[in-house]
RNA sequence: AGAGUUUGAUCCUGGCUCAGGAUGAACGCUGGCGAGAUGCCUUACACAUGCAAGUCGUACGGGAAUUUUUAAUUCAAGUGGCGGACGGGUGAGUAACACGUAAGAAUUUGCCUUUAGGAGGGGGACAACAACUGGAAACGGUUGCUAAUACCCCAUAUGCUUUCGAGUGAAAUGGAUUUUUCCGCCUAAAGAGAAGCUUGCGGCUGAUUAGCUUGUUGGUGAGGUAAUGGCUCACCAAGGCGACGAUCAGUAUCUGGUUUGAGAGGAUGAUCAGACACACUGGAACUGAGACACGGUCCAGACUCCUACGGGAGGCAGCAGUGGGGAAUUUUCCGCAAUGGGCGAAAGCCUGACGGAGCAAUCUCGCGUGAGGGAUGACGGCCUAUGGGUUGUAAACCUCUUUUUUCAGGGAGGAACAAAAUGACGUGUACCUGAAGAAUAAGCAUCGGCUAACUCCGUGCCAGCAGCCGCGGUAAUACGUAGGCAGCAAGCGUUGUUCGGAGUUACUGGGCGUAAAGGGUGUGUAGGCGGUUGUUUAAGUUUGGUGUGAAAUCUCCCGGCUCAACUGGGAGGGUGCGCCGAAUACUGAAUGACUAGAGUGCGGGAGAGGAGAGUGGAAUUCCUGGUGUAGCGGUGAAAUGCGUAGAUAUCAGGAGGAACACCGGCGGUGUAGACGGCUCUCUGGACCGUAACUGACGCUGAGACACGAAAGCGUGGGUAGCAAACAGGAUUAGAUACCCUGGUAGUCCACGCCCUAAACGAUGCAUAUUUGGUGUGGGCAGUUCAUUCUGUCCGUGCCGGAGCUAACGCGUUAAAUAUGCCGCCUGGGGAGUACAGUCGCAAGGCUGAAACUCAAAGGAAUUGACGGGGGCCCGCACAAGCGGUGGAGCAUGUGGUUCAAUUCGACGCAACGCGAAGAACCUUACCUGGGCUCGAACGGCCGGUUAACGGAGGUGGAAACACUUUUACCCCGCAAGGGGGUCCGGUCGAGGUGCUGCAUGGCUGUCGUCAGCUCGUGUCGUGAGAUGUUGGGUUAAGUCCCGCAACGAGUGCAACCCUUGUCCUGUGUUGCCAUGAUCGCAAGAUCGGAACUCGCAGGAGACCGCCAGCGAUAAGCUGGAGGAAGGUGGGGAUGACGUCAAGUCCUCAUGGCCUUUAUGUCCAGGGCUACACACGUGCUACAAUGGACGGUACAAAGCGUCCCGAACCCGCGAGGGGAAGGCAAUCGCAAAAAACCGUUCUCAGUUCGGAUUGCAGGCUGCAACUCGCCUGCAUGAAGCUGGAAUCGCUAGUAAUGGCAGAUCAGCACGCUGCCGUGAAUACGUUCCCGGGCCUUGUACACACCGCCCGUCACAUCACGAAAGUGGAUUGUACUAGAAGUCUGCAGGCUGACCCGCAAGGGGGGCAGCGGCCCAAGGUAUGAUCCAUGAUUGGGGUGAAGUCGUAACAAGGUAUCC
Repeated sequence: AGAGUUUGAUCCUGGCUCAGGAUGAACGCUGGCGAGAUGCCUUACACAUGCAAGUCGUACGGGAAUUUUUAAUUCAAGUGGCGGACGGGUGAGUAACACGUAAGAAUUUGCCUUUAGGAGGGGGACAACAACUGGAAACGGUUGCUAAUACCCCAUAUGCUUUCGAGUGAAAUGGAUUUUUCCGCCUAAAGAGAAGCUUGCGGCUGAUUAGCUUGUUGGUGAGGUAAUGGCUCACCAAGGCGACGAUCAGUAUCUGGUUUGAGAGGAUGAUCAGACACACUGGAACUGAGACACGGUCCAGACUCCUACGGGAGGCAGCAGUGGGGAAUUUUCCGCAAUGGGCGAAAGCCUGACGGAGCAAUCUCGCGUGAGGGAUGACGGCCUAUGGGUUGUAAACCUCUUUUUUCAGGGAGGAACAAAAUGACGUGUACCUGAAGAAUAAGCAUCGGCUAACUCCGUGCCAGCAGCCGCGGUAAUACGUAGGCAGCAAGCGUUGUUCGGAGUUACUGGGCGUAAAGGGUGUGUAGGCGGUUGUUUAAGUUUGGUGUGAAAUCUCCCGGCUCAACUGGGAGGGUGCGCCGAAUACUGAAUGACUAGAGUGCGGGAGAGGAGAGUGGAAUUCCUGGUGUAGCGGUGAAAUGCGUAGAUAUCAGGAGGAACACCGGCGGUGUAGACGGCUCUCUGGACCGUAACUGACGCUGAGACACGAAAGCGUGGGUAGCAAACAGGAUUAGAUACCCUGGUAGUCCACGCCCUAAACGAUGCAUAUUUGGUGUGGGCAGUUCAUUCUGUCCGUGCCGGAGCUAACGCGUUAAAUAUGCCGCCUGGGGAGUACAGUCGCAAGGCUGAAACUCAAAGGAAUUGACGGGGGCCCGCACAAGCGGUGGAGCAUGUGGUUCAAUUCGACGCAACGCGAAGAACCUUACCUGGGCUCGAACGGCCGGUUAACGGAGGUGGAAACACUUUUACCCCGCAAGGGGGUCCGGUCGAGGUGCUGCAUGGCUGUCGUCAGCUCGUGUCGUGAGAUGUUGGGUUAAGUCCCGCAACGAGUGCAACCCUUGUCCUGUGUUGCCAUGAUCGCAAGAUCGGAACUCGCAGGAGACCGCCAGCGAUAAGCUGGAGGAAGGUGGGGAUGACGUCAAGUCCUCAUGGCCUUUAUGUCCAGGGCUACACACGUGCUACAAUGGACGGUACAAAGCGUCCCGAACCCGCGAGGGGAAGGCAAUCGCAAAAAACCGUUCUCAGUUCGGAUUGCAGGCUGCAACUCGCCUGCAUGAAGCUGGAAUCGCUAGUAAUGGCAGAUCAGCACGCUGCCGUGAAUACGUUCCCGGGCCUUGUACACACCGCCCGUCACAUCACGAAAGUGGAUUGUACUAGAAGUCUGCAGGCUGACCCGCAAGGGGGGCAGCGGCCCAAGGUAUGAUCCAUGAUUGGGGUGAAGUCGUAACAAGGUAUCC
């Protein structure tokens, strides 16, 4: 510090996800040791049991016990004192002066410290105790006795109060004692520490909470308090708070800090520390220095327990512990030895504070699980190309060490009290020494990318994985195991939360033309911001000093535990707040001046600016009348409609409403919406010129107010045309549409609402600055012959520079550079929806969520593909022609059906006379049946065999095969033996036309013989890419020329190759024969010839070369000459980059899978030849351009020895006999046929046509039944030119006629070649199909056979509404009124003091009663929120449901608001 993910690819926007850190954690697997920390985050739920606050006999009386009597010691119920307000726990409440920080004034303070002074004189009680007595208990009641450092009175005073006269107001001469000290007591002052109170500032969310408040705000007086204060009361005033967010609602203890981050920030507030609040829930006071009191009191409530039913007791949010809740959080431990606290004079007692131990890998830190050597690179595992590789120096084995472990011995510090004594931890801990022995100790998750790390097997969209993208449908580095590698390590991984990455809320540090985002427009309030220049001030600002910012934490330095974590000391930091100074540039405040901003005045011209009134012509429609006759109208074509009752057309007159042609212009005006005939009246604003006046009066603008197209609403008018709804006619599968005929609201006017638009420049307003060019509207100045030109100000357009932008583009009218202010955005969907509020007559508007769901949605540009987009061009593509197919019969292939099997493959073009250039057996892969299992063929090794195999027979059998008879191995060696061959058994390989052409190679088809497809360098672009290859011409052609940020190159095109067409040269057999010779009646033959034809070989020839025209002087095109041939002469071979997961595993090869007495192999028979039917490709026909018969002529190219086979003979014929010749320019197949010449048939199902069938034959072959071909005789079907539709062909072509060959024993209407005869037509490119180039649109990229919308149906999820129902919180009104403070009465009771001899009285106190306040409770009525609810509404999601086809192309009616 980034990465993955939208696309075919790119850039951008934008979300989602990951890598890092942290944790009071939990879960899974695993687990050796030590140190230090931490440990109910959930039910402030309920709690059994024990402990957690007592102490003082040196305050007091009395009692008890013990000891040696006096006397002393000990215990401790009660009175009394001090302490139970600390320490410990928890975070429910609280949005508050609760906390933090900084200040302040009107206060109190036990114990402690310091100082000053004092303690004189009296008195009366009450507990304990005793007696009586109530109660189950808790706990009391009455009478009587008694002490004090308990209580009371008088006196005194530094004090306090004061109207300065005065008034008021203390104490314990107590306790101890070693007899002079200690501890106490009272008053006052001061301090320390503590506490109360006030104020500024700071720190949560919601406006779908906008108004709140009556002791409320202030004053005067009084009361009250330790103290200020509406704290309380009486009276007076009517205030106080609030968009700088009051009130209300929700949530929440706050801080030092912790965590993350570069920081700014964000999140958090466990442990430690400070503060606050609470103690079962609510209320209240008492005591006290301090409480409204966790282990105190009273009352009410809920709950639990005891009870004799009358009444009582209790409060773990102290330490342990229990139940419950929960994913989840420990021992009912030891000790007061240390530190601290309470009491005490002290000894001491108490202390679940604390110090320790226990449990838990919960976290952090440290250590270990051994070290060195050791190659045959062992065994085993895994992989393998079978060679090997890897695990791996790893192990074994040898040597060594002992941290850890166990045992034994020694042994601290923590201890500080003058000394002594004192250790829970710890029956000896840490640490040290010795001994034993590698001995006791490694796992977890990952390995497709992000992200370090790869293979095998299994599985087969199953099982499963997954943080995101995504893996899995038979070769999964992604699932599950294994091996291996990589990572961390006593842990590892997962999950949750949080910060980061995220510049993804942007202060640092973002945006708004098209991605989300500028308010529809203006006026203007608050607010924010604000021109030039003085003076004063010093609030902001800057700076110096100072106080504070607790400790801990953090950073740096130095120490202590063996190191570290941990911990001690010192320093720094702590961005904040206060106080005292200083400075005055800027901002503010006050005051003065200025004119450049703004405004006023004066003078001008422009304008569909607004409102009202009037008025004009053209046109449509309607009415009246005339003329006139059969149609009009409308459409793609029609029909509905109108018209003989006279339409349309035409002429004249009239009525009425609405809109204003031409001018008219990216011209004008207006803030926007918007505004258009002409005239008049009223009226707003802008602009120009001038520079007289004011003197910053300005800019923006939350709320607010006003305006605001169309549609719509209300009331009343009006209504010609147009026209939602509606009706009819068409179209259509349907057509609630598009088209047509009609037609009502509405459109128009007046008044009042509505308040929204793609209200758009998708661009807020204002000011300033920054190169230019060219139009146009308005004004002014100068100038010109000019209505010409120049300058300037204000508008309005276009093009473009810098700059900006993701790009497109913007560009002085900014989307540039800056400033000020406002509005708005933060992934897509849900949704501008729901609820709530508000506005509206309604329709609806404004404000405006969430659950849930997806990993995208989106912008711009690129390359393709596509378009019922455009342009150019080509092709038998259409057109023009000729002949077919589709109808018939037959042949052949396919589908389907059938079958034991009808083997398999091929399926639009580009499957279907295709693989198959030839299925009777074989072929053959299929079926039935019968055999074989090292196998039908072959190799290696081991063992055996030599009458086994083979040959010749026999038997069975359909054959294969089985059984059986007979025959007989080779070489070397004397022999033993060895080698070879045969066969048998075993073993390693076999075999498979079994599967996968979607695992493959090779081959092939197709677009397409279409003209394209690319590269290097350069240039342009952020980039994908572009350029080149586009453009102007031209071509069959990316063929060539010209131009050009391109220049070159490759592959295709063309040419080179073969063939054919002309000529020349050479050659001359088997070919040729003109001339010559010989023979022959002739045909011909033989010599001979090398002329011709022909064959072979080599050359020539054609190149727009020549001429003319066109073209740009080019490329080239048109025409002509010459020529056998003319513009590629004709034909062939040759098939670019690629596309179709095209075809083929059944040609061959091949990975993987499957099979091995069978899916292999052998054999016989059958099948591939079936047959209701459908399709493709062909043959033969339907006839006279013909059929039949007879005669006559002319080819090319091939083939032939298991072959072609002549002559001749036989047969009607197929054919048979025969055998010459031929290994071929020699012989044969071989007759070419159509054609031509005659004769006949005469339009008919025929002398056309030949299917079908019968009989008789021939050939091939082991064999023609299933199932071959041919012949003769007989039979003589359909068919009379073929619907919709569709195919081929542009010249030696179509059409037509025959010939040959491959395959092949035989079988050809098929296929491949060959020659003969031999046409017609092409105006042309509008249309159909296919293709090429350019351009355009696109929401397509699996690329239009694309994408995609809505209803309905089904499943599921969350949400809204709903008669209601249940609950929580809370307001208001009334009621209620415990305990208690305060207050009044106090007639009842009453010790201290006073008067009095006494009785008694007074004073004071108390019970009791009344009153104010008030908790729980109750009644009524509201509000808010939550849950639930028959039914209902839309929404989301869900591989293959239904109906249509709305959008994306002109999406087939342009789309959208």
This is a predicted structure of a 1457-nucleotide RNA (small-subunit ribosomal RNA) from an uncultured bacterium.